[in-house]
The RNA shown here (transfer RNA) has 74 nucleotides and comes from a Polyangia bacterium. Its Rfam family is "tRNA". Rfam classes the family as a transfer RNA. The coordinates come from a structure-prediction model, not an experiment, and the mean pLDDT is 82. Taxonomically the source falls in Polyangia (Bacteria, Pseudomonadati, Myxococcota).
RNA sequence: CGGGAUGUGGUCCAGCCUGGGAGGACGCUUGCUUCGGGAGCAAGAGGUCGUGGGUUCAAAUCCCACCAUCCCGA
Numbered sequence: 001c002g003g004g005a006u007g008u009g010g011u012c013c014a015g016c017c018u019g020g021g022a023g024g025a026c027g028c029u030u031g032c033u034u035c036g037g038g039a040g041c042a043a044g045a046g047g048u049c050g051u052g053g054g055u056u057c058a059a060a061u062c063c064c065a066c067c068a069u070c071c072c073g074a
Base pairs, nucleotide, nucleotide: 001073002072003071004070005069006068007067010026011025012024013023020057028044029043030042031041032040050066051065052064053063054062
């Protein structure tokens, strides 16, 4: 320098192809239960979907550029 993959709550991921309600597991907080812990049950908090722009009535999703990490080639 060229090509490819990935980026979504604290962690790991689904959703993207086919645009329309942002979700799961674990973790965290509170309550119930227990002598206490753990387990279990219930409720709750936590996300500008990597950044910026474009298209659209509407973008995590489509298009462009850039950034970060990883892989391949030179």